[in-house]
Molecule: SAM riboswitch aptamer (S box leader)
Organism: Arthrobacter sp. MYb229
RNA sequence: UAACCAUCCAGAGCGACCGAGAGACCUGGCUCAACGACGUCGCAGCAACCACCCUCACGGGGCCGGUGCUACAGCCAGGACCGAUGGAGC
Repeated sequence: UAACCAUCCAGAGCGACCGAGAGACCUGGCUCAACGACGUCGCAGCAACCACCCUCACGGGGCCGGUGCUACAGCCAGGACCGAUGGAGC
């Protein structure tokens, strides 16, 4: 990172700091939030995309590693050059 592939109703939270908005964007709704949300950091955990291990394969494992994730279905409905994450590619 325009274009390609897969997934997005399962699962998994505590502490410290900060201090006003947050749940990507628009409209409408519904939620979270000074009993401190969102965010950052630490630790812990979840998951199994890549890697790794077992298997002829399907599939399985979850120990080191690269990511990701840990309110609500990507919060819901409609919208749009939709978005996010991983793989792959450059």